């Protein structure tokens, strides 16, 4: 940074798609390690279990443990002494009381459970953000400073007792304590309350002085060193209010509000305020979008992106909202409180059924949703929080571990040498290439890992969950450690198998139908790489919503036009301010993050320090622009005087021509119509004709890219009203101007309503034509309507497809109105309205002073086709309907402009036996022959419009043969190679078969260096074979267009480009033949020439050809002989528009003549450009792949290809007298021939047979040429024409004529008497007529292919039919008119509208019931502190009333969603129907708005339009 797709190719327009980058992600496959982060995006679903808010005994009672001490008692160890009886000592151990001790804590008390942790449901909001403000406010604990702490009191829990309840919990009595509670006292800078006096400000006030009055505190504890207790004032901090600016989306949501807006007042809070009441008043909000539905926590940031901006709010931070749902208060500094009460209610649990109990969006954890998100961990040892004086408890805050490649970052899966390029995969031309130095092996190293042994920081004395971690240090062994996506293009990277539009790929374009680099696998190859692919979702690419940075003529897009509100812009000079605007300086702009540089963790993530910034305010300057205000100009705009054209607009009246009707007159049979015709008028007198009369509608010529109007439109002529222009003059206002949302007006044409008119024309309608049909084109009638007045409608291709306005920017040539100028003129000037053109400009066509240039202002509209200008809402309308105007679903293209073919029932021009003239056919009979259908066992296959069909096939009785039945063979009928063996094979004979073949007898190879070779069989492996299959996989060959004049190249030029030019144009020509011109110059493949036959001649040569002359002769060139002619057959000569004339352009060339055997390519052949038909041909032949391998190969015998109710092709014969038939007689070329050609001679009617000459051929031979000529007969018939069919008899050829030859003789004697629609061939030695030969062949031609012989006619001409060039035109076509396409029914499917109604929801109002609980009130009942002797009082509760009010309920309306029988169109859908609208003049030009009709496309009527 771009890149694929719309086209045969281009260029534009436009959408769709990809390549980057992110992620709380998931899902596939894979999976060493380690650091650092991060981990319920859904059901704010229920939630078991455990834990998370406690603490203080230095605030009080009460308990009173360990321990110690004393002291009585029980037992009574040791030791001493002893008369051995006992004395004495008394440890240990128990109990008992004392006095010390001070653990423990359930109650009361104090602080803390409004912090910290979680979660976004609600909220579009002063809720966040950013800036300010409070002179309207509060603040525990902590800091400063001042100042106090005096006297008394009464209670009360817990404890004890009776008691109730299953439980939870609770009454009752009796008793005690406090830093609990409560009274009295002292009393302050503190508070109220007015008053002075100063200052200050921002109205209400404020700050300071100063005295007066009033009203307020308080706890104590102890280890004696503190810690608390009250009060006031300041500060910190945290909080509350209010305020400016910013904060999505929808107008198919425009009107909203009644405490709502404000005033006065009172009441309520900490405080200001309709916050709350009472009373007045009638106001507030809104298009700068109020309401209202809709979605949504917000920002710091994060992702993106060049930026401007898009997108998002995880994790961390800052506010904020919830804590099962709604309601609600209590406590207290601070809550209407996540682990606090109360009440409803939904759910869950326990009950003894009486009654309770609970709230994980807190850490884990569970079931459930779910594509998906983790342990019922270890520590308070660090930070940090609550309690304490303090030790120290308590902390799922928060450090740490665990799980998950979720994500970022390192690291590694080894290095080095090693060619016999090992084996083995793939490929393969089989030569050999690749994996590949890769392995294997030799040599090393140790990241990671194991084992051992050492071992931190983090902690300032002690205290380490993490951890024996991180890390060192030693030994060990390559040992455990690579995958995952691609490989047509975009996109890096190919083969080979399989698979056959099947299976399957696929982001987009698009692979796949038998040779797939796109499907699956393998083999390589590319990319990343502990990951690698999808998917999802954001941005970027998309300048594809264009502020930066689009566009509106034709691609989408300018409103049908004018006025004008609001609101945007606005001329010239001057002053002032200080809105915007610029510059500075100060605030704040949290920390994190982002840049940029440094540093610490071996590095890197990652962390730390340090460095920025828009933007808000607030101060200070500046004044050019903008803006405001003031006073001004005149050039923008208006006025005013002077002229002026005009189909400008309304009324009202006049007039002619025309057309129909009526009357009346002439006048007779047709008139009208139309490609041609018919309904229809008409002998009851039409049509024509005269003359009169009526009624309507339009207003010939004039007239014109002329006029005038905003548009739409406006066309006789008079007049009356009246609206704008234009010029000239500069006399006057003095920016007064442009634009124009929403409104108003005006708006062709058709159509509506009322009431009139109706002459022509004429939707609809009827008829007649025409057709396959004609709900149309044509025709004959005809209603509405076209006219008018009124009053609707509001729409057009209302188009210059081009809003309006202002300035600017070569010029040339009409045209209309005025003007200066002049004799006229010319020329200059203004305003309109055409046409070419420069600069520019645009994809391009084009536009170009009337811009689509070059600028500014302002308005309206555009964002891919479709679906659709539809739905559904909503406003106008009688109505038709018109304005607004989506979505689901679908597709990858839809369109412009231009270019090259190709096509036109589109033009021009040329050609050609195309037509026309003409001549002979064919199509009708019979036959031949091919073909198609039938049929069969088989009738082998191909050919298939022209270009298949006497084609392949230049010849099917067997073979040929490919087919069919039968019968056999299997390395084979053929060909190469190889191994063993073996010595044959071949021929005769005979048997048996249909034959192939089998068996049997005969017979038993050459050469040879004796090794073995030929060659042959036999067994065996490789292979042969194949006329199967594909001609759409191919080569070779042919066929057509077309022997038409064409395809094309190089260079320059011109276009952005495909592409043009050359090659177009004038003339010629058979011809892109030649000439001239000409941005083209040149050249090539075609044309022609050259080849080759024929038509003249010269010459050379002379046998088998010939014979003028001479000689012989059987009279036959036969011999001699000649070389003259004829002919052979080499060589030359000739013809070139060369001359002449004319015509044209002094060309090219045509026309005419002359010469000449031949004149303008002399006749004819061979010769066939680029190409196009997927034309023909795998069965000529030769090929890929693919199918077969005792068969789809081979051999044999028979049949078949010859079949026949038919149909079409080509032919031969005829239908007769320009002829048959019989007799007689002439004249050819070009061929062929030894397995032939066959003379003569004889037989035979004859076909043919016998004999047999010649003759490999200018020699013999086939061979007889017919037609023709002469000459007889026939006499218009189905005949003396025809000659098929069918008997009889024979020829021939062959192994064999039965299926299934030819061919002769007699016999037999059909159809046909000239051919219907149609349709072929030929322009001269042609067309028609005759016959000859040849090839293939044993034999079989009406075919073929060549040859001669006889010998015409017509051609005015290029209008039509067909073909085919060359120019030019539309084109929606490019597979190219056999194109391409439109709409109805028919069938599947798919998303949506209506829809009787159903179901569930939302939100607000109204009503009705009212819980808790504040508040207010009552309070007859209870009642410690305080006064009272006392009775009572005072202050308080209990209950009771109200207001309000959560839930609930009741009933109507509104608005979403999902559903529905049925019904509507819409989209999709490889071969359904019906036509044939549109693209070419698309066969009626299309198209637009309205109306009417019609199976449908549609088709008319009436205005417009050119596209």
């Nucleotide at each position: 940074a771009g890149a694929g797709u719309u086209u045969g190719a281009u260029c534009c327009u436009g959408g769709c798609u990809c390549a980057g980058g992110a992620c709380g992600a998931a899902c596939g496959c894979u999976g060493g390690c380690g650091g650092c982060g991060u981990g319920c995006c859904u059901a704010a679903c229920a939630c078991a279990u455990g834990c998370a808010a406690g603490u203080c005994g230095a605030g009080c009672g009460a308990u009173g443990a360990a321990a110690a001490a004393g002291a009585a008692g029980u037992a009574g160890a040791u030791c001493u002494c002893u008369u051995c009886g006992g004395a004495g000592u008394g440890a240990c151990a128990c109990c008992u009381c004392u006095u010390u001790g001070g653990a423990u804590u359930a109650g009361c008390g104090g602080c803390g459970g409004a912090c910290g942790g979680g979660u976004g449901a609600g909220u579009a909001a002063c809720a966040c953000g950013u800036g300010a403000g409070c002179a309207a406010c509060c603040u525990g604990c902590c800091g400063u400073a001042c100042a106090c702490a005096u006297u008394g009191g009464g209670a009360u829990a817990g404890c004890c007792u009776c008691g109730g309840g299953a439980a939870a919990c609770u009454g009752g009595g009796a008793u005690u304590a406090a830093u609990a509670c409560c009274a009295a006292a002292c009393g302050a800078a503190a508070c109220a309350u007015a008053u002075u006096g100063a200052u200050a400000g921002c109205a209400u006030u404020a700050u300071c002085a100063a005295a007066a009055u009033g009203u307020c505190a308080a706890a104590g504890a102890u280890u004696u060193a503190u810690c608390g207790g009250u009060g006031u004032a300041c500060g910190a901090u945290g909080g509350g209010c209010u305020c400016g600016c910013g904060u999505c989306u929808g107008a198919u949501u425009a009107g909203c509000u009644a405490g709502u807006u404000g005033g006065u007042g009172a009441g309520a809070u900490a405080a200001a305020a309709g916050c709350u009441c009472a009373c007045c008043a009638a106001g507030g909000c809104a298009a700068u979008g109020a309401u209202c539905a809709g979605u949504a926590g917000c920002c710091g940031g994060c992702c993106u992106g060049a930026g401007a901006g898009g997108g998002u709010g995880a994790u961390c931070g800052g506010c904020c909202a919830c804590a099962u749902u709604g309601g609600g208060a209590c406590u207290g500094a601070g809550a209407c409180a996540c682990g606090g009460c109360c009440c409803a209610a939904a759910c869950u649990c326990c009950u003894a059924c009486g009654g309770g109990a609970g709230g994980c969006a807190g850490c884990a954890g569970u079931g459930g949703g779910g594509a998906a998100u983790a342990u019922u961990g270890c520590a308070c040892a660090a930070u940090g929080g609550a309690g304490g004086g303090a030790a120290c408890u308590c902390u799922g805050a928060u450090g740490c571990a665990g799980c998950g490649a979720c994500g970022c970052c390192g690291c590694g899966u080894g290095a080095g040498c090693g060619a016999a390029g090992a084996a083995g995969g793939a490929a393969u031309u089989c030569g050999u290439u690749u994996c590949g130095u890769a392995a294997a092996g030799c040599u090393c190293u140790g990241u990671c890992c194991u084992a051992u042994g050492g071992g931190a920081a983090g902690a300032u004395a002690a205290u380490g969950a993490c951890g024996g971690u991180a890390c060192c240090a030693u030994a060990g062994a390559a040992g455990a450690a690579a995958g995952c996506c691609c490989c047509g293009g975009c996109u890096a990277a190919c083969u080979a198998c399989g698979u056959g539009c099947c299976a399957g790929c696929a982001g987009c374009c698009g692979c796949g139908g038998u040779a797939a680099u796109a499907c699956g696998u393998a083999g390589g190859g590319g990319g990343c790489g502990a990951g690698c692919g999808u998917u999802g979702u954001c941005c970027g690419g998309a300048a594809u919503u264009a502020u930066u940075g689009g566009g509106c003529g034709u691609a989408a897009a300018g409103g049908g036009u004018u006025c004008g509100u609001a609101g945007g812009c606005g001329g010239u000079a001057a002053u002032a301010c200080a809105u915007g605007u610029c510059a500075g300086a100060u605030g704040u702009g949290a920390a994190a993050u982002c840049u940029u540089g440094u540093g610490g963790c071996u590095u890197a993530a990652c962390c730390a320090c340090a460095u920025c910034a828009a933007g808000c305010a607030u101060c200070u300057g500046a004044a050019a622009c903008u803006g405001u205000a003031u006073a001004a100009c005149u050039u923008g705009a208006g006025u005013g005087g002077a002229g002026g054209a005009g189909a400008g607009g309304u009324a009202a009246g006049u007039g002619g021509a025309a057309u129909u009707c009526c009357u009346a007159g002439u006048g007779u049979a047709g008139c009208g119509g139309u490609g041609a015709a018919a309904u229809g008028c008409g002998u009851a007198g039409a049509u024509a004709u005269u003359a009169g009369g009526a009624a309507g509608a339009a207003u010939a010529c004039c007239a014109g890219u002329a006029g005038c109007g905003a548009a739409g439109g406006c066309g006789a002529c008079u007049u009356a009203c009246u609206g704008g222009c234009c010029u000239c003059u500069a006399a006057c206002u003095g920016a007064c101007g442009c634009u124009g949302a929403u409104g108003a007006a005006c708006g062709a044409a058709a159509g509506c309503g009322u009431g009139g008119g109706u002459a022509g024309c004429a939707a609809a309608c009827a008829g007649g034509a025409u057709u396959a049909g004609a709900u149309a084109c044509c025709c004959u009638g005809g209603u509405a309507g076209u006219c008018c007045a009124c009053g609707c409608c509001g729409u057009a291709a209302a188009c210059g497809a081009u809003g309006a306005g202002u300035g600017c920017u070569a010029g040339g040539u009409g045209u209309c109105g005025g003007g200066a100028g002049u004799c006229a003129a010319a020329u200059c000037u203004c305003g309109g309205u055409g046409c070419c053109g420069u600069a520019g400009u645009u994809a391009a066509c084009g536009c170009a002073a009337u811009a689509a240039g070059c600028a500014c202002u302002c308005c309206g509209c555009c964002u891919g086709g479709g679906g659709a200008g539809u739905a559904c809402g909503u406003g106008c309308g009688c109505a038709a309907g018109c304005a607004u105007g989506a979505a689901a679903c679908u597709c990858a293209a839809a369109g412009g402009a231009a270019u090259u073919g190709a096509c036109g029932g589109g033009g021009a021009c040329c050609c050609g036996c195309a037509c026309a003239a003409g001549c002979a056919g064919c199509g009708g009979a019979g036959c031949a022959u091919g073909u198609g259908g039938u049929u069969u066992a088989a009738u082998u296959c191909g050919a298939a419009g022209c270009a298949a069909c006497g084609c392949g096939a230049a010849g099917a009785a067997c073979c040929u043969u490919a087919c069919c039945a039968g019968g056999a063979c299997u390395u084979g009928a053929c060909a190469u190679a190889c191994u063993a063996g073996u010595g044959c094979c071949a021929a005769a004979u005979g048997u048996a078969g249909a034959g192939a073949u089998a068996c049997a007898u005969u017979a038993u190879u050459u050469c040879u260096u004796c090794g073995g070779a030929a060659c042959a069989c036999u067994a065996a492996u490789a292979c042969a074979g194949g006329u199967g299959g594909u001609g759409c996989a191919u080569g070779g060959u042919u066929g057509u267009c077309g022997u038409c004049a064409g395809c094309u190249c190089g260079u320059g030029u011109c276009g952005u480009g495909a592409g043009a030019u050359g090659u177009u144009g004038g003339g010629u020509u058979a011809a892109g033949u030649c000439c001239c011109g000409c941005a083209a110059c040149g050249a090539g493949c075609g044309c022609a020439a050259c080849c080759c036959c024929u038509a003249u001649g010269u010459u050379u040569a002379u046998u088998u050809g010939c014979c003028a002359g001479c000689a012989u002769u059987u009279c036959g060139g036969a011999u001699g002989g000649g070389a003259a002619c004829u002919a052979u057959a080499g060589a030359c000569a000739g013809a070139c528009u060369g001359c002449c004339g004319a015509u044209a352009a002094g060309a090219a060339a045509u026309c005419g003549g002359a010469g000449g055997a031949a004149g303008g390519u002399g006749g004819g052949g061979a010769u066939g450009a680029c190409g196009u038909c997927a034309a023909a041909u795998c069965a000529u032949c030769a090929u890929g792949c693919c199918c077969u391998a005792u068969a789809u190969g081979u051999c044999c015998u028979g049949g078949g290809c010859u079949a026949c109710a038919c149909a079409c092709g080509u032919g031969c014969u005829a239908c007769a007298a320009u002829g048959g038939u019989c007799g007689u007689u002439a004249c050819a070329g070009a061929g062929a021939g030894c397995a032939g050609c066959u003379a003569c001679a004889c037989a035979g009617u004859g076909a043919u047979g016998u004999c047999a000459c010649g003759c490999g051929a200018a020699u013999c031979u086939c061979a007889a040429a017919a037609a023709g000529g002469c000459g007889a007969u026939c006499u218009c018939a189905g005949u003396u024409c025809g000659g098929a069919u069918u008997g009889u008899a024979c020829u021939c050829u062959g192994c064999a004529a039965c299926u299934c030859g030819a061919g002769u003789a007699c016999a037999u004697g059909a159809a046909g008497u000239c051919g219907g629609a149609g349709u072929u061939g030929c322009u001269a030695g042609u067309a028609a007529u005759c016959g000859c030969a040849a090839a293939u062949c044993a034999g079989a031609a009406u075919g073929u292919u060549g040859c001669g012989g006889u010998g015409a006619a017509u051609g005015c001409g290029u209008u039509c039919c067909c073909g085919g060039g060359u120019c030019u035109u539309g084109u929606a076509c490019a597979c190219a008119c056999c194109g391409c396409c439109c709409g109805u029914c028919a069938c599947a499917c798919c998303a949506u509208g209506g829809a009787a109604g159903u179901u569930c929801g939302a939100g607000g109002g109204g009503c009705c019931c009212a819980a808790a609980g504040u508040c207010a009130g009552c309070g007859a009942u209870c009642u410690a502190a305080c006064c009272g002797c006392a009775a009572g009082g005072a202050g308080g509760a209990a209950g009771c009333u109200g207001c309000c009010u959560a839930a609930g309920g009741c009933a109507a309306a509104u608005u979403g969603a999902a559903u529905g029988a049925c019904u509507a169109g819409g989209g999709u859908g490889a071969a359904g129907u019906c036509g044939u609208a549109a693209c070419a003049a698309g066969g009626u030009a299309g198209c637009c708005g309205u109306a009417c009709c019609g199976g449908a496309a549609g088709g008319u009527g009436c205005g417009g339009c050119u596209g």

The RNA shown here (small-subunit ribosomal RNA) has 1507 nucleotides and comes from an uncultured Clostridia bacterium. The coordinates come from a structure-prediction model, not an experiment, and the mean pLDDT is 83. The sequence is in RNAcentral, with records from SILVA.